Annotation
Transfer RNA from Alligator mississippiensis, 73 nucleotides, folded computationally. It matches the Rfam family "tRNA". From the family's description: Transfer RNA (tRNA) molecules are approximately 80 nucleotides in length. The prediction has a mean pLDDT of 82. The sequence is in RNAcentral, with records from Rfam.
[in-house]
RNA sequence: AACCAUGUGGCCUAAGGGAUAAAGUGUCUGACUUCAGAUCAGAAAACUGAGGGUUCAAGUCCCCUCAUAGUUA
Numbered sequence: 001a002a003c004c005a006u007g008u009g010g011c012c013u014a015a016g017g018g019a020u021a022a023a024g025u026g027u028c029u030g031a032c033u034u035c036a037g038a039u040c041a042g043a044a045a046a047c048u049g050a051g052g053g054u055u056c057a058a059g060u061c062c063c064c065u066c067a068u069a070g071u072u073a
Base pairs, nucleotide, nucleotide: 001072002071003070005068006067007066010025011024013022018056027043028042029041030040031039049065051063052062053061
């Protein structure tokens, strides 16, 4: 330098262009318990790496760029 892959709550993983982005785990609150754990109920937390475009509608398609890992030279 070229090419490929990945990037989504604190962590991890979903989501064929179509509802308010879904679940697990963790955190917080309450119930239960002598206390804790387990269990049950509830809550907060991601506008999807950044920017732009296409579209009635974009996490998804296009362009550009950043980070990480890899292949080639």